This is a predicted structure of an 85-nucleotide RNA (c-di-GMP-I riboswitch aptamer) from Candidatus Brocadia pituitae.
[in-house]
RNA sequence: AUUUGAAAAGGGCAAACCAACCGUGAGGUUGGGACGCAAAGCCAUGGGUCUUCAGCAAAAGCGAGAAGAUUGCCAGGUUGCCAUA
Numbered sequence: 001a002u003u004u005g006a007a008a009a010g011g012g013c014a015a016a017c018c019a020a021c022c023g024u025g026a027g028g029u030u031g032g033g034a035c036g037c038a039a040a041g042c043c044a045u046g047g048g049u050c051u052u053c054a055g056c057a058a059a060a061g062c063g064a065g066a067a068g069a070u071u072g073c074c075a076g077g078u079u080g081c082c083a084u085a
Base pairs, nucleotide, nucleotide: 002085004083005082012037013036017032018031019030020029021028022027035072041078042077043076045075046074047073048070049069050068051067052066053065055062056061
């Protein structure tokens, strides 16, 4: 430097749900809580999904345009612990 994550050590993160607060909303923050996670560290770059609005439609709904959310949906980029070959 690269491969791999079977077993192990010391640690780390924290889904659902609950409370408070923020947001029209998707959702977010903090605290509690653990389903899981070897990048569940970081980056909305590509795709996906979702929200709001414009627009279309008699309506159901669609939503390719605009603005957003999600990295715990999948890729990609980047940094990194332990063990392993």